Predicted 3D model of an 84-nucleotide RNA (c-di-GMP-I riboswitch aptamer) from a Gemmatimonadota bacterium. Of the family's consensus pairs, 95% are formed in the model. The organism belongs to Gemmatimonadota, within Bacteria. It matches the Rfam family "c-di-GMP-I riboswitch aptamer". Rfam links the family to the GO term cyclic-di-GMP binding.
[in-house]
């Protein structure tokens, strides 16, 4: 240094839910909260799920466009510590 991830050490983040704000909406942001997380740090590249609009349809769409989710997965970039 790389791989790896401890009943190690010092840190970090913050599910659900509540309040406020923004948004048609999925949801986002701030505060509280703390289920959990070795990348639960960042990226919307691939997939998946969800929202909106359109076209369709008997109906529950292998459709088109725009968006949301990185704590759904894959992938990319970066990072603390140092046991086996």
């Nucleotide at each position: 240094a790389c791989c790896c991830g401890a009943c190690a050490a010092g840190a970090g983040c913050a599910c659900a839910c509540c309040c406020g704000u923004c948004g048609c909406g999925a949801g986002a942001c701030g505060g509280g909260g703390c289920c959990g997380c070795a990348a639960a740090g960042c990226c919307a590249g691939g997939a998946a799920u969800c929202u909106c609009g359109g076209c369709g349809c008997g109906a529950u769409g292998u459709c088109c466009g725009a968006g949301a989710u990185c704590g759904u997965c894959c992938g990319g970039c970066u990072g603390c510590c140092g046991a086996a």